RNA sequence: GGCGGCAUGCUUAACACAUGCAAGUCGAACGAGAAAUAAUUAAUAAGUAAUUAUUAAUUAUUUUCUAGUGGCGGACGGGCGAGUAACGCGUAAGAAUCUACCUUUAGGAGGAGGAUAACAACUGGAGACGGUUGCUAAUACUCCAUAUGCUGAGGAGUAAAAUAAAUUUUGCCUAGAGAUGAGCUUGCGUCUGAUUAGUUAGUUGGUAAGGUAAUUGCUUACCAAGACUAUGAUCAGUAGUUGGUCUGAGAGGAUGAUCAGCCACACUGGGACUGAGACACGGCCCAGACUCCUACGGGAGGCAGCAGUGAGGAAUUUUCCGCAAUGGGCGAAAGCCUGACGGAGCAAUGCCGCGUGGAGGAUGAAAGCCCAUGGGUCGUAAACUCCUUUUCUCAGAGAAGAAUUUCUGACGGUAUCUGAGGAAUAAGCAUCGGCUAACUCCGUGCCAGCAGCCGCGGUAAGACGGGGGAUGCAAGUGUUAUCCGGAAUAAUUGGGCGUAAAGCGUCUGUAGGUGGUUCACCAAGUCUGUUGUUAAAAUCCAGGGCUUAACCCUGAUCCGGCAACAGAAACUAGUAAGCUUGAGUACGGUAGGGGCAGAGGGAAUUCUCGGUGUAGUGGUGAAAUACGUAGAUAUCGAGAAGAACACCAAUAGCGAAAGCACUCUGCUGGGCCGAAACUGACAUUGAGAGACGAAAGCUAGGGGAGCGAAAGGGAUUAGAUACCCCUGUAGUCCUAGCCGUAAACGAUGGAUACUAAGUGCUGUGCGACUAAAAACGUCCAGUGCUGUAGCUAACGCGUGAAGUAUCCCGCCUGGGGAGUAUGCUCGCAAGAGUGAAACUCAAAGGAAUUGACGGGGGCCCGCACAAGCGGUGGAGCAUGUGGUUUAAUCUGAUGCAACGCGAAGAACCUUACCAGGACUUGACAUCCCAUUUAAUUUCUUGAAAAAGAAAUUAUCUCUAACCUAGUUAGAAAAUGGUGACAGGUGGUGCAUGGCUGUCGUCAGCUCGUGUCGUGAGAUGUUGGGUUAAGUCCCGCAACGAGCGCAACCCUUGUUUUUAAUUGCAUGUUUAUGGAAAUUAAAAAGACUGCCGGUGAUAAGCCGGAGGAGGGUGAGGAUGACGUCAAGUCGGCAUGCCCCUUAUGUCCUGGGCGACACACGUGCUACAAUGGCCGAGACAAUGAGAUGCUACUUCGCGAGAACACGCUAACCUCAAAAACUCGGUCUUAAUUCGGAUUGCAGGCUGCAACUCGCCUGCAUGAAGCUGGAAUCGCUAGUAAUCGCCGGUCAGCCAUACGGCGGUGAAUACGUUCCCGGGCCUUGUACACACCGCCCGUCACACUAUCGGAGUCGGUUUGGCCCAAAGUCGUGACUCCAACCCAACUGGGGAGAGAGCGCCUAAGG
Repeated sequence: GGCGGCAUGCUUAACACAUGCAAGUCGAACGAGAAAUAAUUAAUAAGUAAUUAUUAAUUAUUUUCUAGUGGCGGACGGGCGAGUAACGCGUAAGAAUCUACCUUUAGGAGGAGGAUAACAACUGGAGACGGUUGCUAAUACUCCAUAUGCUGAGGAGUAAAAUAAAUUUUGCCUAGAGAUGAGCUUGCGUCUGAUUAGUUAGUUGGUAAGGUAAUUGCUUACCAAGACUAUGAUCAGUAGUUGGUCUGAGAGGAUGAUCAGCCACACUGGGACUGAGACACGGCCCAGACUCCUACGGGAGGCAGCAGUGAGGAAUUUUCCGCAAUGGGCGAAAGCCUGACGGAGCAAUGCCGCGUGGAGGAUGAAAGCCCAUGGGUCGUAAACUCCUUUUCUCAGAGAAGAAUUUCUGACGGUAUCUGAGGAAUAAGCAUCGGCUAACUCCGUGCCAGCAGCCGCGGUAAGACGGGGGAUGCAAGUGUUAUCCGGAAUAAUUGGGCGUAAAGCGUCUGUAGGUGGUUCACCAAGUCUGUUGUUAAAAUCCAGGGCUUAACCCUGAUCCGGCAACAGAAACUAGUAAGCUUGAGUACGGUAGGGGCAGAGGGAAUUCUCGGUGUAGUGGUGAAAUACGUAGAUAUCGAGAAGAACACCAAUAGCGAAAGCACUCUGCUGGGCCGAAACUGACAUUGAGAGACGAAAGCUAGGGGAGCGAAAGGGAUUAGAUACCCCUGUAGUCCUAGCCGUAAACGAUGGAUACUAAGUGCUGUGCGACUAAAAACGUCCAGUGCUGUAGCUAACGCGUGAAGUAUCCCGCCUGGGGAGUAUGCUCGCAAGAGUGAAACUCAAAGGAAUUGACGGGGGCCCGCACAAGCGGUGGAGCAUGUGGUUUAAUCUGAUGCAACGCGAAGAACCUUACCAGGACUUGACAUCCCAUUUAAUUUCUUGAAAAAGAAAUUAUCUCUAACCUAGUUAGAAAAUGGUGACAGGUGGUGCAUGGCUGUCGUCAGCUCGUGUCGUGAGAUGUUGGGUUAAGUCCCGCAACGAGCGCAACCCUUGUUUUUAAUUGCAUGUUUAUGGAAAUUAAAAAGACUGCCGGUGAUAAGCCGGAGGAGGGUGAGGAUGACGUCAAGUCGGCAUGCCCCUUAUGUCCUGGGCGACACACGUGCUACAAUGGCCGAGACAAUGAGAUGCUACUUCGCGAGAACACGCUAACCUCAAAAACUCGGUCUUAAUUCGGAUUGCAGGCUGCAACUCGCCUGCAUGAAGCUGGAAUCGCUAGUAAUCGCCGGUCAGCCAUACGGCGGUGAAUACGUUCCCGGGCCUUGUACACACCGCCCGUCACACUAUCGGAGUCGGUUUGGCCCAAAGUCGUGACUCCAACCCAACUGGGGAGAGAGCGCCUAAGG
């Protein structure tokens, strides 16, 4: 959530079921009973009578019903899938069978008999259900006769029948055939597991008997010992199977709903009976579980039929109508029955079809949303006008489906048709970051949430939630689950194994696979043709029927499989005969650490003995433990022992690999070369199997020099169970066994063939040469390097392939868990082999690239170190910061690159902070309205802001027009009002602009084209030199170019020209001059230009000349691509957010100046290279009108008074100081040092308390050169000395920015520290080493394993008991038919109880 058509609908509990229905029928098989009808008779009543009514009896070619006997059917139809891995199913064949009803052929039905149910009487029981006696029928049952049948070698034996109805017939018996159905046998196909490897005793076969419809160990007895199995038996798990269905290009994979075939089952297990057919869904018996009834004695039941109920579950319908159709059962038929079936109902569960309106309609309405405020979008969408009626409602008509001439329709008054009405009754769901079609706003703020994968969300979210809009599908839509696909991700088609997962450690060899060459045969594989089959339905194709489609109907076909027949003979297989090239044997040579055993040898080490000899030795980065005066180490001689074999020695040799080295001898395996005698494919690979197999380890016995796990000691270290040192046990060695593994590696299995070259080495041979060699050329065999094609993801491989092909084996399938657990095998053990899963992650991994990093390497640079000079760190003070404190101590800056920084100047102001007092369109801007057009002063309250009051003077802003009384308009200003708005040093520098710092004035950073590489990328930019420099030269698959470097700019150093006041000079006191000097304009000059050497004939470097200056002269400005989410929203600008009688504004006071402490930057010092006093000398940059202020006077002084000059090369600030000369002080906390404090003053300013500067007098602290550590500087530099300026009323300035004076020392050099540049190398890093990352522990949770044990399921073997039942027996009991005998309570035959074998359940 509108309609219709066609389908489908318990996938779970084969769980339990209330109620109803689902299998009956036949009177034309039979007897009986009941009812109806008809007829007849009798009686009674009525009637004049005919006759009628009632009752009773009888009869029936009458009808119906009931139970029973009998026949046929209940073995079909319908349901379900538990079991079953099987001849169950599929397919193709087969022989030893049965088959009711049906068809057909031949023949037949003669005679006789005894019972029994029903029924009646009596009787038991609650009931279900019976018992006894008596009567009776049949198409029920029995016997005799008959027989082309059956059995049997023959003789012979043996077996049938039913009638009913009434004139058409049906049924019965025997035999044959058919059809249909069923049973049985066989070939092939049919899931997983080897952590299931052996299984089987009726088992395999035979003989005999039994049994069956029939073959058969189907059953029994006896005999034999077989049968199955690595081509997977047995066991375990799972499962109905097929046609088909879904998917896929196909090959395949998955699946087995509906429909159809087969099988199995019917509460669970067992069993038989009846029958043509069953071991029987709606039959029987028994056992078990469960439910129900009960009088407690005993009984009843089986929805996996149709509906329906409960339960389970995510989940699946009506206790409907009808036998009208199709089909089934019975019947002669009418007919009856039929939850099969035909229909309806419910469910958007699926598929298909239709509709929810069509045309016009712009003022592009309103609302909504967005917005750059202009507009856009929703959107022709709506409204509105005209039209239509599928659908809907109502009314009328009304089927086919019926087979049949008549009757018969559940569906159904349905489909369909006609008319009327009115746009009327009818749109949702999901999505919108990419994959993937579709975008914005608001809210939220790693929260809430989303998510298939990647991932989104931490204040501007296209990803969350909502709105608007859009996209997709549409009566549906989305999610979830499952299957296939993509996935070449199990690879037959169609993958791999050097390094990504993957070659067994190596060899021998079984089964198996594969296999040289020639001829002939065969026809198994192979190929061709034909036949049969592969049910129908489905799929595909063609056509047709429902208005179309889905759906339905008709027809036709391919491929493939199996079987049979006929043919072909190339290849494979097979048979037979050959061949010699593969392979092997024999022959002739040859190299070798190949193996086993034996013998011999010397050097070294250690030990023992002896001699000499004396104090150390040994060991290490440095030491110590240790050894040594009891004589070590050292040295000489002698002896002993064990192990290993220097040089030769090699990328050399041998071996299957592991591995093999002193020399000699013995035994022995294999290879290679030559020649071509023999065999004649004998080959190759190789699952299982077997052999060998380093080191370590184990067992037993020896041996033990050196070395040396464990252990001890000494060091190192935070620790040091290590690395180093001193000792030292197993072991290392031998013999005999075991183990069976290694990065057992070429990380590369074996065999065969083919495919460019070049160059070494080893072995034999050949050619030619030589006196003999060597060298040379060459064929094979082996072993290295480079490399073409080709291959490879790349690295790389490349005739010894990782190339091109063939054959065989082994192995792999994401990482972890894990080579773990468990089972099994092996082992003395250690352990080895085989070898999972749960769970967990979204990666793990390979090769290469660019960076970054390295206590990697090479080259180079820098006040980076070193060499020096002076500081900081210690003291006092100043200043900044942290911390603490506070009402507030506003705030930012935090390694270098924050900390005398923003601040080039906080008493108020500044000021942003705090307390208190005030204002609210506001201190400031624009717009609107109204009113008005003045200033000044004083007083009161108050801390002020502010509020209030009074007085004085003036009648008055500007412009234009009219008019000059004045009015109007505008501008400007003020006051009041109103609302838009103002305002914010409030937040976010991680939303931004701009600006700045830093690496770093380091030499780098890139691009175009070309080339190389699959690509990321590389080349250029690397290399050889050189430079301060990616500066320049040379070379080069590169050639060029850009931003940087350098240069161009400024200052300074030299000269020239020009110019001359206020400057300079001269003489002099008011004139003169342009030589010098100064000032400031323009030029010149320096470029490795010249010479020599060196270098590569280059670039350049070294030296020299000249020059004021020489190799970028010195200094400055100038800062590449980028890095640090570096700094700044508080300079400014600005997005968003926040405040709006306050986070805005005004005012007073306070604070930013606090003070236990810590740090940074400075000043002053600690003194004699000095302090103090006196005298004297020499600068430059600058500043000055609210200003600098001369001179003079006063004051000790700060300063004050008066006042000249100066808008400044003129006047003033202004004195320069260090320095020089003279004096004094004499090593002392002092005549050093000046902090702190007291008193008295000065200045600025409304104001100097918090909180200014200066002066005088007095006071006179710490401090005697500073620990670890650390900073600056390479020349006019450091150091030292003073001067000026900005800000500024004043100043906390010792700061900052400039100026000049005096004026050094040192640099051997690049090992080290720090930073940087280039090349190269390693990397598991890329947020890039401040990286990444390992393990334990603590707590919580999850999964798995082990665990004393415990519980359950399934299966198997043995034993006990044993129901029902078949079979056997049946001496006891019974006994109508038939037989014998008949005198019978006779006998036979028959039936039954009982017993026996087997056996379900149970134990």